């Protein structure tokens, strides 16, 4: 320097004008306005697939059912996630060996066979606890048995053959056939773990109609705790059906298992210590448009040995937009930068 492969970061910046949203301050004003300040959509905000925080059931349990994970160790609030180490499978690059052709030889060329790195994948306990499945082919795939040869015994014969029973070896089919075969992303067994529902949770306020009508059960009842059982709790009633009114406002709602920098420990994930920062909270749903400068990708032209420089055009590219908040995984995706590892080449 090139190629391969893995990981991380960025996702334009500044200024001006107008416009939108919310927060703070001041002044007026009376639920409106003016001025000033500073802030305003992602790496996936997506899928709703896991794990939680939070709220309620609820004062809170036990068992069964059901579900999830599955090598060892570590991290984490936790996980089906992440890190490290093994084990198994798996490519292809450079290259090596082999094959063919040419050559006196070195070697060259061709087709492609084998080996071959970082890397990629793993759905990973148990097959003698039991059940089930193994297409096609093959006689036969759960205990059954085809063909051939040989041995032993029996029947039979003048002697044989055929036939019966037992044993040994071999062939063909197939992934697998005298069974200590395969499959448990089949049921199951083992170990460990798991209440449920969800911000449309939940709490409060205002308004309003018809706190209306009918039925069932009735404390041994009704309702609630995902399903079932026990148990517990609630109220003096509970549930079902018909009919009527309302569906408005406020909170929840953003300071977080938060982010950035440095040091220490650790292979790493990550942890500890010190310092600094505050960075949307909308609600039929705001975060936009224009202009200029800089930066940058692409295209064109010119200059230069080259690195590169200048000018012009055009764009801010793709995937895509918060709605209670975090940690992950998965999916989609434009371009740039940086680094580790593997192989090759050149120089020293």
């Nucleotide at each position: 320097g090139a190629a391969g492969c893995c990981a991380g970061c960025c996702a334009g910046a500044c200024c001006g004008u107008c416009g939108c949203c919310g927060c703070c301050c001041u002044c007026g004003u009376u639920u409106c306005g003016a001025g000033g300040g500073g802030g305003g959509a992602g790496g996936a905000a997506a899928g709703u697939c896991c794990g939680g925080g939070c709220u309620c059931c609820a004062c809170a349990g036990a068992g069964c059912a059901g579900g999830a994970u599955g090598c060892c160790g570590g991290g984490u609030a936790a996980c089906g996630c992440c890190c490290g180490g093994a084990c198994g499978c798996u490519a292809u690059a450079a290259g090596u060996c082999g094959c063919c052709g040419c050559u006196c030889g070195c070697g060259c060329g061709g087709a492609u066979g084998a080996c071959g790195a970082a890397g990629g994948c793993g759905a990973g306990g148990a097959a003698c606890a039991g059940g089930g499945c193994c297409a096609c082919a093959g006689a036969g795939a759960c205990g059954a048995g085809u063909c051939g040869u040989c041995c032993c015994g029996g029947c039979g014969u003048c002697a044989a053959a055929c036939c019966c029973g037992g044993g040994a070896c071999g062939g063909g089919u197939g992934a697998a056939a005298c069974g200590c075969g395969g499959c448990a992303a089949c049921c199951u067994c083992c170990a460990u773990c798991c209440g449920g529902a969800g911000c449309a949770a939940c709490a409060c306020c205002a308004a309003g109609u018809a706190g209306g009508c009918g039925g069932a059960c009735a404390u041994c009842g009704a309702c609630g705790c995902u399903g079932c059982u026990c148990g517990c709790g609630u109220a003096a009633g509970u549930c079902c059906g018909c009919g009527g009114g309302u569906a408005g406002g406020u909170g929840g709602c953003u300071c977080g298992a938060g982010c950035c920098c440095g040091g220490c420990g650790g292979c790493a994930a990550c942890g500890c210590c010190g310092g600094g920062c505050c960075u949307a909270g909308a609600c039929g749903a705001a975060u936009g448009a224009c202009g200029g400068u800089c930066a940058u990708a692409g295209c064109g032209c010119g200059c230069g040995c080259a690195g590169g420089c200048g000018c012009g055009c055009c764009g801010u590219a793709a995937c895509a937009g918060a709605a209670c908040c975090c940690g992950g995984c998965u999916u989609a995706u434009c371009g740039g930068c940086u680094g580790a590892c593997u192989u090759c080449g050149c120089u020293u």

Background: A computed fold for a 348-nucleotide RNA from a Betaproteobacteria bacterium, annotated as Bacterial RNase P class A. Model confidence (mean pLDDT): 76 of 100. It matches the Rfam family "Bacterial RNase P class A". The family's RNA type in Rfam is ribozyme. It was read from a public genome assembly, where an Rfam model found it.